Molecule: c-di-GMP-I riboswitch aptamer
Organism: bacterium
RNA sequence: UCCUGAAAAAGGCAAACCAUUUGUGAGAAUGGGACGCAAAGCCAGCGGGCCUUAACGAGCAAGUGUUCGUAGGGUGGCCGGGUUGCCAGG
Numbered sequence: 001u002c003c004u005g006a007a008a009a010a011g012g013c014a015a016a017c018c019a020u021u022u023g024u025g026a027g028a029a030u031g032g033g034a035c036g037c038a039a040a041g042c043c044a045g046c047g048g049g050c051c052u053u054a055a056c057g058a059g060c061a062a063g064u065g066u067u068c069g070u071a072g073g074g075u076g077g078c079c080g081g082g083u084u085g086c087c088a089g090g
């Protein structure tokens, strides 16, 4: 430096759910809590997916909705990619 993660050690993170706060919403923050995680560290001004919108445009509908597109937002615990990094083995 590269590959790998069966076992081990030191440690790390923390899904669902609950409480409080926040946001139109998806969601986020903090605390509790652990399903899991070898990058579940970071990047959403790299690509794709998914979710969302008091925004804009168009179509359909007509009880105020729905579909598509644009734009904005969210998700790195959806995937690829980038970047940094612990331990062990080769």
Base pairs, nucleotide, nucleotide: 002090003089004088005087012037013036017032018031019030020029021028022027035077041083042082043081046080047079048078049075050074051073052072053071055070056069057068058067059066060065